Context: one part of a larger RNA
RNA sequence: CUGGGCGUAAAGCGCGCGUAGGUGGUUAAGUCAGUCAGAUGUGAAAGCCCCGGGCUCAACCUGGGAACUGCGUCUGAAACUGCUUGGCUAGAGUACGGUAGAGGGGUGUGGAAUUUCCUGUGUAGCGGUGAAAUGCGUAGAGAUCUGAAGGAACACCAGUGGCGAAGGCGACUGUCUGGACCAAUACUGACGCUGAGGUGCGAAAGCGUGGGGAGCAAACAGGAUUAGAUACCCUGGUAGUCCACGCCGUAAACGAUGUCAACUAGCCGUGGGGAGACUUGCUCUCUUAGUGGCGCAGCUAACGCGAUAAGUUGACCGCCUGGGCAGUACGGUCGCAAGGUUAAAACUC
Numbered sequence: 001c002u003g004g005g006c007g008u009a010a011a012g013c014g015c016g017c018g019u020a021g022g023u024g025g026u027u028a029a030g031u032c033a034g035u036c037a038g039a040u041g042u043g044a045a046a047g048c049c050c051c052g053g054g055c056u057c058a059a060c061c062u063g064g065g066a067a068c069u070g071c072g073u074c075u076g077a078a079a080c081u082g083c084u085u086g087g088c089u090a091g092a093g094u095a096c097g098g099u100a101g102a103g104g105g106g107u108g109u110g111g112a113a114u115u116u117c118c119u120g121u122g123u124a125g126c127g128g129u130g131a132a133a134u135g136c137g138u139a140g141a142g143a144u145c146u147g148a149a150g151g152a153a154c155a156c157c158a159g160u161g162g163c164g165a166a167g168g169c170g171a172c173u174g175u176c177u178g179g180a181c182c183a184a185u186a187c188u189g190a191c192g193c194u195g196a197g198g199u200g201c202g203a204a205a206g207c208g209u210g211g212g213g214a215g216c217a218a219a220c221a222g223g224a225u226u227a228g229a230u231a232c233c234c235u236g237g238u239a240g241u242c243c244a245c246g247c248c249g250u251a252a253a254c255g256a257u258g259u260c261a262a263c264u265a266g267c268c269g270u271g272g273g274g275a276g277a278c279u280u281g282c283u284c285u286c287u288u289a290g291u292g293g294c295g296c297a298g299c300u301a302a303c304g305c306g307a308u309a310a311g312u313u314g315a316c317c318g319c320c321u322g323g324g325c326a327g328u329a330c331g332g333u334c335g336c337a338a339g340g341u342u343a344a345a346a347c348u349c
Base pairs, nucleotide, nucleotide: 004320005319006318007303008302012317014201015200016199017198021194022193023192025088026087027086028085029084030083031082033081034080035077036076037075038074039073040072041071042070049065050064051063052062053061054060091191092188093187094186095185097182098181099180103177104176105175108172109171110154115149116148117147120144121143125136126135162169163168206247207246208245209244210243211242215241216240220236221235222234223233258316259315260314261313262312263311266294267293268292269291270290272288273287274286275285276284277283278281298305299304322349323348324347331342332341333340334339
C1' cells in the first nucleotide's frame, strides 16, 4: 500500500460558512477523452516457465517455443463516465398567505428578597455549631414599623416543553433583526452535497483599560476540630462574579455517536401547523416537520441501538494503529501574559 476500524476498547475537528478538490437528478442529440474490440510496430540477448538435445547423471551448456500482463500507431463500437448543445421538474431555491418560539442586539419599566443608611418603638442579648469560640451589642444590637440608597438575579408559570449550528437562551413593554414550520398555487431550472487550506462564532476561568460593587466568594486573617489540620465546620474578607471596549480559544465544548441523501414492522406519549368526521366533545381520525418512551427485523464483544439507527447503502471530510515517556521536549506559529496549536525521540514494560 491493500485491508480493518472510530457510542463505552485507540479513534468524529466544540460548531458554522465556504475556496480548491472530490462527487452529483431526468431526457434527447452529438463527440469519442476514459472504456471495449481487432490489426500492426515495439517490448535486445541472457534469465524464469514448457518441450527437446550434449557432457556416463546432475549442476552446467545448448536448440525451439511460450511469456514479457507494457507502450506507440491505425481501424472500428457507443451502453456507461466525461465533454458540447437543447429540453424536463421529483433535488435545491424564490414569491404569495399564515403559525409557534427563554433565537439574537440595543431601549425603557416592574415587584419580591438580601445588604447598608436615617428616624420611631423597645431591652439584653444576638449570631453561630455536633458542641463551642472568634464576631456584633448598654456609645442601645438583635426584633419590629415607616422612609431612602444601591447592585445583582428574575420565585410561581415550568413541562424527557420551546428556540438556536454549537456555545447557549427564562420578569414585562415597545423597537431592530436571523432562522424554522405549515398550506395551496405560481416561478427559476440541477443552481445540489461534502469540504483540505481559509474564515467567523465559541461556557467558565483568566488578561488589558475604564466604570460598578448588594449578595456570594478563590487568596488571606481569625475561631474551632485534630496527634497535626496549610482542609472539611464557623466569623470575617480581597480579586472575581456585573457593565463597556479589546484579548484569550479551551471544557466530561457529551448523544463520549461528523455532515448530507435514500430505503427498512408496529405501539404509546408530548408540543407546532394543516385537513377531515360525526354523536359538537375535556371527542375521534388522517397528515406534516420536531421531541420522548417501548419494540420487530437487522446490527453489536456485550451493554445496548432500533425511521432522531449503532439497521441496509451511497457521497465527501476528519481521525485511530500496544502501554508509559507525552499531548511532553525541540522547532514553527498565535498570544500582553497565562498559555494555545502543530508535534517527536531516546529509554522502558
A computed fold for a 349-nucleotide part of an RNA from an uncultured prokaryote, annotated as small-subunit ribosomal RNA, central domain.
Model confidence (mean pLDDT): 88 of 100.
RNAcentral holds the full RNA, with entries from ENA.
It matches the Rfam family "Bacterial small subunit ribosomal RNA".